[in-house]
RNA sequence: AUUGAAAAAGCCAAACUUAUCGUGAGGUAAGGACGGAAAGCCACGGGACUUUGUAUAAAAAAUUUACUAUAGGAGUCAGCCGGGUUACCAAUG
Numbered sequence: 001a002u003u004g005a006a007a008a009a010g011c012c013a014a015a016c017u018u019a020u021c022g023u024g025a026g027g028u029a030a031g032g033a034c035g036g037a038a039a040g041c042c043a044c045g046g047g048a049c050u051u052u053g054u055a056u057a058a059a060a061a062a063u064u065u066a067c068u069a070u071a072g073g074a075g076u077c078a079g080c081c082g083g084g085u086u087a088c089c090a091a092u093g
Stems, first nucleotide, its partner, number of pairs: 001092004011036002016031006034079001040085003044082003047077006054071004
């Protein structure tokens, strides 16, 4: 430097359970392992999801309320994909 076939010294930890924070998506801690070679970190592009005393449209209704869609605002997900960045082990050169 390239690669991740075999392996795993060391590492992470899905679902689920408990506690806790949050309106929520989800976060954190403990237990627990489905898996992972970046399942370390960064919301930059796409995507998914949540929320909203905003706008528009449709319908009900009748002046206010609830609901649906789209857009905007505010957020979540890095274990959805891509990108950026740093690093362990092994093999090869």
This is a predicted structure of a 93-nucleotide RNA (c-di-GMP-I-GGC riboswitch aptamer) from Sulfurovum sp. Taxonomically the source falls in Sulfurovum (Bacteria, Epsilonproteobacteria, Campylobacterales, Sulfurovaceae).